[in-house]
Notes:
SAH (S-adenosyl-L-homocysteine) riboswitch aptamer from Variovorax gossypii, 69 nucleotides, folded computationally. Model confidence (mean pLDDT): 78 of 100. It matches the Rfam family "SAH (S-adenosyl-L-homocysteine) riboswitch aptamer". Rfam links the family to the GO terms regulation of gene expression and S-adenosylhomocysteine metabolic process. The model forms 100% of the base pairs in the Rfam consensus. RNAcentral holds the sequence, with entries from Rfam.
């Protein structure tokens, strides 16, 4: 660096990067809120039992946990 999982879930809105298209290479249209972080694959042994992260633009709805009425 590539892969996979994972971080509840949906809906809609805006554009940054990023992609794909066009170009007179200035830029434009399009499409875009997991791009972050953890943990494992792709390398080798051994041990052992602990703990269940953090965070993601605006607006809505649901779920889930705690208080109050």
């Nucleotide at each position: 660096c590539u892969c996979c999982g994972a971080g509840g879930a949906g809906c809609g809105u805006u554009g940054c990067a990023g992609c794909g298209c066009c170009g007179u290479c200035a830029g434009g249209c399009g499409u875009g809120a997991g791009g972050c972080u953890c943990g494992g694959a792709c390398c080798a042994c051994a041990u052992a039992u602990a703990g269940c992260a953090a965070c993601g633009a605006c607006g809505c709805u649901c779920a889930c946990c705690c208080g109050c009425u």